c-di-AMP riboswitch aptamer (ydaO/yuaA leader) from Streptomyces formicae, 148 nucleotides, folded computationally. RNAcentral holds the sequence, with entries from Rfam.
[in-house]
RNA sequence: CGUGCGCACGCGCCUAAUCCCGCAAGGGAGCCGGGGAACCACCAACUUGGGGUGAAUCGGACCUCUGCGCAUCCGUGCCAGAUGUCCGUAGGAGACCUUCCUGCUCCGAACCCGUCAGCUAACCCGGUAGGCGAGAAGGAAGGAAAGG
Numbered sequence: 001c002g003u004g005c006g007c008a009c010g011c012g013c014c015u016a017a018u019c020c021c022g023c024a025a026g027g028g029a030g031c032c033g034g035g036g037a038a039c040c041a042c043c044a045a046c047u048u049g050g051g052g053u054g055a056a057u058c059g060g061a062c063c064u065c066u067g068c069g070c071a072u073c074c075g076u077g078c079c080a081g082a083u084g085u086c087c088g089u090a091g092g093a094g095a096c097c098u099u100c101c102u103g104c105u106c107c108g109a110a111c112c113c114g115u116c117a118g119c120u121a122a123c124c125c126g127g128u129a130g131g132c133g134a135g136a137a138g139g140a141a142g143g144a145a146a147g148g
Base pairs, nucleotide, nucleotide: 011133012132013131014130018029019028020027021026030128031127032126033125034124035123040118049116050113051112052111053110058088059087060086061085062084064082065081066080067079069078070077071076091107092106093105094104096143097142098141099140100139101138102137
C1' cells in the first nucleotide's frame, strides 16, 4: 500500500415499510394495500376455476423423464406434459430532488386468498417485514442545500 473477515458509528440503496408516545403490552401520525353503491363497463360468467401484492410478464433452445399418445424401414421420429440449464423479452432499479438525452451495471423473483371479489362515494379490514452497498457515469433545464 492492497485485499478478505468481524465489530461500532455514520452515509446511502431496493421497498409502503418512516417518525412520535409508552416501563411494557400497545397506541398514534404519515405512507401503503384490499373489500365495498349509484353511474359506467361486462352480455357474459360459473374446473380449462378465479383473484391479489409485486417491475418480475411473455417467448425460444437443449438435457432427462413420463404417456393404455400418433407414426415406424423397429433404428427412431413427432406431439403433449414435468423438472432443470441457458438465451432473449414486456417491465423495473442505480448517491441532492424532478424531468429530458446518451451510456454502463444489475433485476426480470417470491408469496397470498380459497370457489370468491369489474369500477366504486360513504363505510369496513389490513401492512408498516426484510435485504443490501463502498462506488456513486456524463450532459441540459428548473429547484433545494451548503458556502461566501